RNA sequence: GCACUAGUGGUGUAACGGCAGCAUAAAAGCCUUCCAAGCUUUUGAUCCGGGUUCAAAUCCCGGCUAGUGCA
Numbered sequence: 001g002c003a004c005u006a007g008u009g010g011u012g013u014a015a016c017g018g019c020a021g022c023a024u025a026a027a028a029g030c031c032u033u034c035c036a037a038g039c040u041u042u043u044g045a046u047c048c049g050g051g052u053u054c055a056a057a058u059c060c061c062g063g064c065u066a067g068u069g070c071a
Stems, first nucleotide, its partner, number of pairs: 001070007010024004018054001025043006047063005
């Protein structure tokens, strides 16, 4: 330098082009003599810019980062 893959809460991981979910974490409450466990509630995310579309995490283009391969 070229090609391919990936980028989603603090962390891990889902999501036919149609309400961004689950687990974990954190906070509050219930329970308990206390702690742990359990139960309930809440908080928190689509790497960046543009395009297509009524509608984009998803499709297209460019960029950034990481990984793999080739040179």

This is a predicted structure of a 71-nucleotide RNA (transfer RNA) from a Candidatus Nanoarchaeia archaeon. The organism belongs to Candidatus Nanoarchaeia, within Archaea. Rfam family: tRNA. From the family's description: Transfer RNA (tRNA) molecules are approximately 80 nucleotides in length. The family's RNA type in Rfam is transfer RNA. The coordinates come from a structure-prediction model, not an experiment, and the mean pLDDT is 82.